SAM riboswitch aptamer (S box leader) from an uncultured Bacteroidales bacterium, 109 nucleotides, folded computationally. Model confidence (mean pLDDT): 85 of 100.

RNA sequence: GAGUUAUAAAGAAGAGGGGAGAGACCAGGCUCAGUGAACCUCUGGCAACCAUCUGCCAACCGGCAGAAACGGUGCCAAUACCUGUUCCCUUCGGGGAAGCUUAUAAUUG
Numbered sequence: 001g002a003g004u005u006a007u008a009a010a011g012a013a014g015a016g017g018g019g020a021g022a023g024a025c026c027a028g029g030c031u032c033a034g035u036g037a038a039c040c041u042c043u044g045g046c047a048a049c050c051a052u053c054u055g056c057c058a059a060c061c062g063g064c065a066g067a068a069a070c071g072g073u074g075c076c077a078a079u080a081c082c083u084g085u086u087c088c089c090u091u092c093g094g095g096g097a098a099g100c101u102u103a104u105a106a107u108u109g
Stems, first nucleotide, its partner, number of pairs: 002108007013043005021032003026084004044076003049072002052067006080101001085098005
C1' cells in the first nucleotide's frame, strides 16, 4: 500500500517548545489562529476497538450481554465543520436516505 468487518450527531485540556498557518486531498463556503494555529514533548483526561474478567449459548471455536480501565491502539474546536454523486420529500428556505472519499480499530493473504 490492498481486501473485509465495525464505528464516525456522544465524550475528553493544561504546561513547555515552536512561530504561520490550520480544519485529509481538490473546489466552494464557513470557522480556528500573534490573546500564538499546525507540529513536537510532558502531564492530565475521554472512549472502550483489541487484550483481560464475569454470565449465558453444554465444552472448544465462535457469538451475545455485562464489568473494569493495569496493558496494545485511538482520540481530546465545530457531525468526518458543511456541501460536491444519486434518490425521496418540500411551504422552494430547506429536510431526509444512500453512496463516494477519509479516519480509527480489528483482521486477512